[in-house]
RNA sequence: CGUUACGACAGGGGCGUCCCGCGCAGGGACUGAGACUUUCCGCAGGGAAAGAACCCUCCGAACCUGAUGCGGGUCAUGCCGCCGAAGGGAGUUCGCUCGGAGGUUUC
Repeated sequence: CGUUACGACAGGGGCGUCCCGCGCAGGGACUGAGACUUUCCGCAGGGAAAGAACCCUCCGAACCUGAUGCGGGUCAUGCCGCCGAAGGGAGUUCGCUCGGAGGUUUC
């Protein structure tokens, strides 16, 4: 000086769809890494916040936008493909490991 992986700290992110059921009682199904818990608001068929777990942090497809997009499929949904390496997106951190280069001293 570089460094895959790992660790620490810091940061970013989403939490959907459907079925049974009078029911934001409860139970079940699908995809996924993750669909959880608590509280508050609304009085509806939802909204918000906090936390947990999980994923991602520039070699960035975590996630958002385009998008009320197009095609396929499904009871339904980013369910799958296209869009698409399109636009945006959070650490050029520290440690460890490994590798390389150089300096000094001694023999």

Predicted 3D model of a 107-nucleotide RNA (TPP riboswitch aptamer (THI element)) from Akkermansia muciniphila. It was read from a public genome assembly, where an Rfam model found it.